RNA sequence: GGCCGGCGGCCGCCGAGUCCGCGCUGAGCGGAGCCGGGGACCCACGCAUCCGGGGUGAAUUCGCCGCACGGCGAUAGGGCGCCUCCUGGCCCGAACCCGUCAGCUAACCCGGUAGGCGGCCAAGGAGAGGAGAA
Numbered sequence: 001g002g003c004c005g006g007c008g009g010c011c012g013c014c015g016a017g018u019c020c021g022c023g024c025u026g027a028g029c030g031g032a033g034c035c036g037g038g039g040a041c042c043c044a045c046g047c048a049u050c051c052g053g054g055g056u057g058a059a060u061u062c063g064c065c066g067c068a069c070g071g072c073g074a075u076a077g078g079g080c081g082c083c084u085c086c087u088g089g090c091c092c093g094a095a096c097c098c099g100u101c102a103g104c105u106a107a108c109c110c111g112g113u114a115g116g117c118g119g120c121c122a123a124g125g126a127g128a129g130g131a132g133a134a
Stems, first nucleotide, its partner, number of pairs: 010119005018032005033113006043103001052101001053098004061074005077092004083127005
C1' cells in the first nucleotide's frame, strides 16, 4: 500500500413497522403516531356447490421450454437521498396468510408496529416551498 472480515459512529434505501412512559431476566405492559382486517341502511353483485372463495403486498398477466420442481423472455404495476414534473440510467416485478367465510359500509369490534440492505457518498434540468440575514 492492497484485499478480506469484525465492531462502533454517522448518513441513507425498501417497508405501516417510528417515538414516549413504566418496568425487567419469571418480561414485558401501556400510550401516541402510522398501517391492516371485520362490520348497517342505501347502493352494488347475483347463482348452484365446485375447478370454492378471500386477505396483506408494487409483485398481475402472457408466450416458449420442461414429466415436474423449475427455466427463458416479456408485461400491468413498483423503487432509486425533502416535495412535484420532464429527460436519462439502474433495479424489483416476490412471498406469505385465512380456512367454506367476509362487496361497499356509520356506530362499533379486532390486529400489526417486522424483516432486509447500502454508503463515505446523491444523474441532469425546470418548478414549488421553507428557513435565515439585512
c-di-AMP riboswitch aptamer (ydaO/yuaA leader) from Thermomonospora echinospora, 134 nucleotides, folded computationally. NCBI's taxonomy places the organism under Bacteria, Bacillati, Actinomycetes, Thermomonosporaceae, Thermomonospora. It matches the Rfam family "c-di-AMP riboswitch aptamer (ydaO/yuaA leader)". Gene Ontology terms of the family: cyclic-di-AMP binding and regulation of gene expression.